[in-house]
């Protein structure tokens, strides 16, 4: 330098024909308990990597950029 994969909540990850962004764990509150853990119920938490484009409408399609990982190539 080229190619591929990945980037979504604090963490690990879903998200199938473009049409209200989700789960588990964690956090917080309540219930339960003499108390704690466990368990149950509830609440909060998101510029969907960034920018631009297409579209009535984009996490999803297109382009560029950035980052992580992997492969290939060149030079020394």
């Nucleotide at each position: 330098g080229c190619c591929g994969u990945u980037g979504u909540a604090g963490c690990u990850c879903a998200g199938u024909u473009g049409g209200u962004a989700g789960a588990g764990c964690g956090a917080c509150g309540c219930a339960c308990u003499c108390g704690u853990a466990a368990u149950g119920c509830g609440u909060a938490g998101g510029u969907c990597a960034u920018c631009g484009g297409u579209u009535c409408g984009a996490a999803u399609c297109c382009g560029a950029u950035c980052a992580a990982c992997g492969g290939c190539u060149c030079c020394a």

Record summary: This is a predicted structure of a 76-nucleotide RNA (transfer RNA) from a Caldilineaceae bacterium. Rfam family: tRNA. The family's RNA type in Rfam is transfer RNA.